[in-house]
RNA sequence: UCGUGCUAGACGGGGAGCUGGCGGUGCCCUGUACCCGCAAUCCGCCUCAGCGGGGUUGAAUUCCCUCUCCAGGUUCGGCUUUGUGGGACUGCUGUCGCCACGUAGUGUUGAAAAUCGGGUCCUGCACGGCGGAGAACUGUGAACCGGGUCAGGACGGGAACGUAGCAGCCCUAAGCGGCCAUCUUCGGGUGAUGCGGGGUCUCCCGGUUGGAGCUAACGAACGGCAGUAAGCUGGAAGGUUCGUAUCGAAAGAGGGUGCACGG
Numbered sequence: 001u002c003g004u005g006c007u008a009g010a011c012g013g014g015g016a017g018c019u020g021g022c023g024g025u026g027c028c029c030u031g032u033a034c035c036c037g038c039a040a041u042c043c044g045c046c047u048c049a050g051c052g053g054g055g056u057u058g059a060a061u062u063c064c065c066u067c068u069c070c071a072g073g074u075u076c077g078g079c080u081u082u083g084u085g086g087g088a089c090u091g092c093u094g095u096c097g098c099c100a101c102g103u104a105g106u107g108u109u110g111a112a113a114a115u116c117g118g119g120u121c122c123u124g125c126a127c128g129g130c131g132g133a134g135a136a137c138u139g140u141g142a143a144c145c146g147g148g149u150c151a152g153g154a155c156g157g158g159a160a161c162g163u164a165g166c167a168g169c170c171c172u173a174a175g176c177g178g179c180c181a182u183c184u185u186c187g188g189g190u191g192a193u194g195c196g197g198g199g200u201c202u203c204c205c206g207g208u209u210g211g212a213g214c215u216a217a218c219g220a221a222c223g224g225c226a227g228u229a230a231g232c233u234g235g236a237a238g239g240u241u242c243g244u245a246u247c248g249a250a251a252g253a254g255g256g257u258g259c260a261c262g263g
Stems, first nucleotide, its partner, number of pairs: 001263006009057003012030004020046005034054005063256006072247003076243002078240005084234003089231002091228007101219003104215003113209007121198006127191002130187006137178004146171004154163003
């Protein structure tokens, strides 16, 4: 150096997650790179870290190591989307109070304040009015059991006449009605009335003192309460051709690595 035959090794890899840790099944990325059995309320191992059984290839473009590059994933942060919770603070809205700063109104034809007298308020009496009742007035009204007069008829009498008395007529009692006005009496959620008593916080009128403000009506300021959740804040699920950290397939480059026999 060539040929032959073996062995180590290889026959996908990676990420997150799970795990004391390492793999696997499962999920995801890359990609096509043996087969069978076990396996997520898991399966098998122990830093030499899947187990068990077969098959192919096999010392180098194929195995091992390092570096570069980068698909992709993950961590933290930035920016951003959607939902949700809180309501001490700022903001906004509403409401209440206070306040004479502004507007407005009023005021030397006299403000506030003080004081006096009245009214409004309560109550008694008088008077009136309204309503009720009664009286008075009036109408009707008794077959008989009210009165007067009593035809006819009846009775008594010799007669004259007398007696009782129905109907009719008149008057009246009880009852049933009317009644503008009048009289008596009772009542009140009655009255621009009068007199008196009481009360007087508010409001109105008038007088006196006083000598320039007063009024919270609308804004502003201050304060309380309530609402809202824009700012603020907590947390959840996402996006990102933004940054950081980490792992990293495929690819590229470099380096390393057996045994036996024969020529």

The RNA shown here (Bacterial large signal recognition particle RNA) has 263 nucleotides and comes from a Thermomicrobiales bacterium. A source record names the gene ffs. Rfam family: Bacterial large signal recognition particle RNA. Rfam describes the family as follows. The signal recognition particle (SRP) is a universally conserved ribonucleoprotein involved in the co-translational targeting of proteins to membranes. By type it is a non-coding RNA gene.